[in-house]
């Protein structure tokens, strides 16, 4: 050094929920909180995966009823979110077996 991952030391993160800010939504950011995590540090470059939909369009309902209006992530485009959904890159603290 690498593999590894202990009722060891010191240490670190911060799920649910609440506030308050941002977002059109997933969801994010502060603060409080602690379910948990050997990388729950960092990367959506890359292969999967789940989530939204303000925008265009297609479609289908509603209404008498051509424009128009309302509903439906229901197709497709396109954009967007999860790194604590996994795969994977890259850095790390400690060192019993």
């Nucleotide at each position: 050094g690498c593999c590894c991952g202990a009722u060891a030391a010191g240490a670190g993160c911060a799920a649910a929920c609440c506030a308050g800010g941002g977002g059109a939504a997933a969801c994010c950011c502060u603060g409080g909180g602690a379910c948990g995590c050997a990388a729950a540090g960092c990367c959506c470059a890359c292969g999967g995966g789940u989530c939204g939909u303000a925008c265009u369009u297609c479609g289908g309902c509603g209404g008498a009823g051509a424009a128009u209006c309302g509903c439906c992530a229901g197709g497709a485009g396109a954009c967007g979110a999860c790194g604590g959904c996994c795969g994977g890159g890259c850095u790390g603290c400690c060192g019993g077996a």
Molecule: c-di-GMP-I riboswitch aptamer
Organism: Gemmatimonadales bacterium